[in-house]
RNA sequence: GGUCGACUAGCUCAAUGGCAGAGCAACUGACUCUUAAUCAGUGGGUUGAGGGUUCAAGUCCCUCGUCGAUCACCA
Numbered sequence: 001g002g003u004c005g006a007c008u009a010g011c012u013c014a015a016u017g018g019c020a021g022a023g024c025a026a027c028u029g030a031c032u033c034u035u036a037a038u039c040a041g042u043g044g045g046u047u048g049a050g051g052g053u054u055c056a057a058g059u060c061c062c063u064c065g066u067c068g069a070u071c072a073c074c075a
Base pairs, nucleotide, nucleotide: 001071002070003069004068005067006066007065010024011023012022013021018055026042027041028040029039030038048064049063050062051061052060
């Protein structure tokens, strides 16, 4: 440098172009000898950045960034 893949909540991951979700964590409450565990609930997102297409984009297209895999080059 080429090709491919990934980027969504604090973490790990879902979501067929049609209301953005789950588990864990956090917080609140209940429970109880107790840190904890268990149960119930609450909050938490400019979906990597910027554009485009569309009535409508996490999803399709373009550019860029970061990470990973692989190939090539150099030595």
A computed fold for a 75-nucleotide RNA from a Chloroflexota bacterium, annotated as transfer RNA. Rfam family: tRNA. Its family is annotated with triplet codon-amino acid adaptor activity in the Gene Ontology. By type it is a transfer RNA. Its mean pLDDT, the model's own confidence on a scale to 100, is 82.